[in-house]
Molecule: Bacterial RNase P class A
Organism: Dechloromonas sp. UBA6271
RNA sequence: AAAGUCGGCCAGGCAAUCGCCGGAUACGCAAGUAUCGGGAGGAAAGUCCGGGCUCCAUAGGGCAGGAUGCCAGUUAACGACUGGGUGCUAUAAGUCGCAAGACCCAAGGCAACGGAAAGUGGAACAGAGAGUAGACCGCCUGCCGGGGGCGACCCCGGUCGGUAAGGGUGAAACGGCGAGGUAAGAGCUCACCGCGUCGGCGGCAACGUUCGACGGCACGCUAAACCCCAUCCGGAGCAAGACCAAAUAGGGAAGCAUGAGCGUGGCCCGCGCUGCUUCCGGGUAGGUUGCUUGAGCCUGUCGGUGACGGCAGGCCUAGAGGAAUGAUUGCCGAACCCCGCAAGGGGGGAACAGAACCCGGCUUAUCGGCCGGCUUUCCAA
Numbered sequence: 001a002a003a004g005u006c007g008g009c010c011a012g013g014c015a016a017u018c019g020c021c022g023g024a025u026a027c028g029c030a031a032g033u034a035u036c037g038g039g040a041g042g043a044a045a046g047u048c049c050g051g052g053c054u055c056c057a058u059a060g061g062g063c064a065g066g067a068u069g070c071c072a073g074u075u076a077a078c079g080a081c082u083g084g085g086u087g088c089u090a091u092a093a094g095u096c097g098c099a100a101g102a103c104c105c106a107a108g109g110c111a112a113c114g115g116a117a118a119g120u121g122g123a124a125c126a127g128a129g130a131g132u133a134g135a136c137c138g139c140c141u142g143c144c145g146g147g148g149g150c151g152a153c154c155c156c157g158g159u160c161g162g163u164a165a166g167g168g169u170g171a172a173a174c175g176g177c178g179a180g181g182u183a184a185g186a187g188c189u190c191a192c193c194g195c196g197u198c199g200g201c202g203g204c205a206a207c208g209u210u211c212g213a214c215g216g217c218a219c220g221c222u223a224a225a226c227c228c229c230a231u232c233c234g235g236a237g238c239a240a241g242a243c244c245a246a247a248u249a250g251g252g253a254a255g256c257a258u259g260a261g262c263g264u265g266g267c268c269c270g271c272g273c274u275g276c277u278u279c280c281g282g283g284u285a286g287g288u289u290g291c292u293u294g295a296g297c298c299u300g301u302c303g304g305u306g307a308c309g310g311c312a313g314g315c316c317u318a319g320a321g322g323a324a325u326g327a328u329u330g331c332c333g334a335a336c337c338c339c340g341c342a343a344g345g346g347g348g349g350a351a352c353a354g355a356a357c358c359c360g361g362c363u364u365a366u367c368g369g370c371c372g373g374c375u376u377u378c379c380a381a
Stems, first nucleotide, its partner, number of pairs: 001377010012332007020039002023036005041352001045363002048361005053237004065233005070084005085113001086111004094103003114228002119226002121222002136167002138163003142159007175193002178190003194217001195215005200209003241289004251280006260274005296315008336347004
């Protein structure tokens, strides 16, 4: 420098005028007025995970249910993130090849990646057979029948068997390959490759291993099937919750009047209800609060591969409640389009989107631009 790949950041700018929502200061009894200053995002979205905060029995145990699941770490926590392991996958480069292609596969991408030796179940279609399985074709010995040949023997059909090498079915058929062996075959035996177990070594671990020994060797697949094991999870949510509190209606207490009415009763007293005054408590409308100083942001430095953490300094950066954050004008303007060999000229005009208690993630939407890491190749020193 080119190609590939991964990640981070920004996401129209400036000014004027007129508004809208908060704040501070001054003036004003108040209504309000004036000045100054602030006013959306990387996703504010989906509400999919996790937490703070609040209330419910302070939240402990058990059942049910749910989530997660290689290892180590980070974190307030997580199903998130970081680093590592294993498996799968992809392109370039490289190797082989005339080619098709094959091998080897960089940085990368993907993975619910615990357990199938506790038990139960499932495997469509195809296929002979789907699990200590299976003879459909094929191969082979024997026997029977037929044919050919002088003969050794060969061919055809049938049959009892043997055979998992070859063909065929399938997503999957009990390691691969070569040699020996055999009637034909077969880890039946052997070499090599692969696999498993144990030990050594390396690693905190997952795991690795060019090391050693042993085993002829699948123990098949499926747990995003039930299930088993381990860990975690109480519920509801700012319309949580707290405070103040009108009118009307109703409740309670005290006092007044006992004149009247009603009830009780044979009658009187009394008692109860209806009346008036004062006080109390609950709830509704309404108002206030919760509300933005927080696992906060920026800069520097130190520790760490990293996620992240420690320390120091600086900063305060929207708080509405039918819900503000806008409109107009001017200047500048990236992408893109057109003309031109070029210099340049003309046009063009900014994506997705809109806080509602607050944070950490994930996912989804997004015109474009800038920067960086890693790998491979080439060039130069």